[in-house]
RNA sequence: GGGCCCUUAGUUCAGUGGUAGAACGCCUCAUUUGCAAUGAGGAGAUCGCCGGUUCGAGUCCGGCAGGGUCCA
Numbered sequence: 001g002g003g004c005c006c007u008u009a010g011u012u013c014a015g016u017g018g019u020a021g022a023a024c025g026c027c028u029c030a031u032u033u034g035c036a037a038u039g040a041g042g043a044g045a046u047c048g049c050c051g052g053u054u055c056g057a058g059u060c061c062g063g064c065a066g067g068g069u070c071c072a
Stems, first nucleotide, its partner, number of pairs: 001071007010024004018055001026042005048064005
């Protein structure tokens, strides 16, 4: 220098162009002498950044940044 893959909640990951979800974690309540476990409820993501396409973009296209991998 070039090819390919990844970037979504605190963490690990889903999400086939139409209101962004799960598990774990966190908070509250119940249960316990207390903790854990269990049950019920709740908070939490301008979807890496900038543009483009579209009535509408996490999703499609281009550029950039970061990470991984292969080639030279």

The prediction has a mean pLDDT of 84. This is a predicted structure of a 72-nucleotide RNA (transfer RNA) from a Minisyncoccota bacterium. Rfam family: tRNA. Rfam describes the family as follows. Transfer RNA (tRNA) molecules are approximately 80 nucleotides in length. By type it is a transfer RNA.